The prediction has a mean pLDDT of 80. The RNA shown here (transfer RNA) has 73 nucleotides and comes from Tolypocladium ophioglossoides. RNAcentral holds the sequence, with entries from ENA.
């Protein structure tokens, strides 16, 4: 330069077009203990990596373009 694979909460991580996105870890709080830990309940946390596009409807398909690993010259 050219292909390719990836970007969702602090973290990991499902979701291959039908709706404020599944879960676990992590936090705070009950809760049980003389205390702690564990466990059991609750709550919080992501407009899906930036813009545009096509759809009635986009995490999801298509284009650029950023970041990042990988083959390759």
């Nucleotide at each position: 330069g050219g292909a390719u694979u990836a970007g969702u909460a602090g973290u990991c991580a499902a979701g291959u077009g039908g709706a404020u996105a599944c879960g676990a870890c992590a936090u705070a709080g009950c809760u049980c203990u003389u205390u702690c830990a564990a466990u059991g309940c609750u709550a919080c946390c992501a407009u899906c990596g930036u813009g545009g596009g096509u759809u009635c409807g986009a995490u999801c398909c298509c284009c650029a373009c950023c970041u990042a690993g990988u083959c390759u010259a």